[in-house]
Molecule: transfer RNA
Organism: Sneathiellales bacterium
RNA sequence: GCCGCCGUAGCUCAGAGGUAGAGCACUCCCUUGGUAAGGGAGAGGUCCGGAGUUCAAGUCUCCGCGGCGGCA
Numbered sequence: 001g002c003c004g005c006c007g008u009a010g011c012u013c014a015g016a017g018g019u020a021g022a023g024c025a026c027u028c029c030c031u032u033g034g035u036a037a038g039g040g041a042g043a044g045g046u047c048c049g050g051a052g053u054u055c056a057a058g059u060c061u062c063c064g065c066g067g068c069g070g071c072a
Base pairs, nucleotide, nucleotide: 001071002070003069004068005067006066007065010024011023012022013021018055026042027041028040029039030038048064049063050062051061052060
C1' cells in the first nucleotide's frame, strides 16, 4: 500500500429497516443459625464520529477513526 472482518451496558456478546436485549458483574429483597448456592425486583448504553437513502437507521450506502486478520 491492497483486501476482508469487527466497533451495541463495567466485561463477553445477540440484534440485519419499525419504541435497544441476554449472560456475568453491580444494588435491594426472599430463603439460611450464618455463608455458598438458589429465587424475585432494579439501576446501567443519544449503539465509534459525520454525511446520505428512507415516513422511519443499531440495521442499508459513503467518508473518516480505532481494533484484528490476510496479501505485498